Predicted 3D model of a 73-nucleotide RNA (transfer RNA) from a bacterium.
Its mean pLDDT, the model's own confidence on a scale to 100, is 80.
It matches the Rfam family "tRNA". Rfam classes the family as a transfer RNA.
[in-house]
RNA sequence: UCCUCGUUAGCUCAAUCGGCAGAGCGGGCGGCUGUUAACCGCUAGGUUCGAAGUUCGAGUCUUCGACGAGGAG
Numbered sequence: 001u002c003c004u005c006g007u008u009a010g011c012u013c014a015a016u017c018g019g020c021a022g023a024g025c026g027g028g029c030g031g032c033u034g035u036u037a038a039c040c041g042c043u044a045g046g047u048u049c050g051a052a053g054u055u056c057g058a059g060u061c062u063u064c065g066a067c068g069a070g071g072a073g
Base pairs, nucleotide, nucleotide: 001072002071003070004069005068006067007066010025011024012023013022019056027043028042029041030040031039049065050064051063052062053061
C1' cells in the first nucleotide's frame, strides 16, 4: 500500500428479500424457600462506530472515514 471480515443494550450475539430493534447472561423489583443458591414472574436499559447518499422507508444497499481481526506484497 492493497484485499477480506467484523463494529447493534453493561457482556456474548440475533434481526430472513430493505418494512414494529430482539434474545441469553448481567442489573432492578417481586414470588417461592427456615435462609442463601437454584427456579419462576415482571421490569429498566439502544444516537445500531461516524458522516453523506439512494429510497415512501436503511441495522441491512452505495461512497468516504474511524477502530479491531485476518491475509497479500